RNA sequence: GAAUGAAAAGGGCAAAAUCACCGUAAGGUGAUGACGCAAAGCAAUCGGUCCUAAGGAGGGGCUUCAUACACCCAUCUUGGGAUGGCUGAGCUACCAAA
Repeated sequence: GAAUGAAAAGGGCAAAAUCACCGUAAGGUGAUGACGCAAAGCAAUCGGUCCUAAGGAGGGGCUUCAUACACCCAUCUUGGGAUGGCUGAGCUACCAAA
């Protein structure tokens, strides 16, 4: 120095939940809290998942004598956003038992 590791030492972060604020929402920020984490540090143009606006596509429901329109539901697509404690890859980093 690199790989590896959490054994020791010093420690660090902070899930769910609650409160307040921001946001249409996903979610974010702060406080309390601690499920867990050896990168649970950074970063959103690998992917996955989630939200959303308007338009389009086709399917189902409803209605009708029947169809169409309208309405409802979910799926896909285009755009925008979120998620790093979903994952891959990248960058940085304390310690040093084996």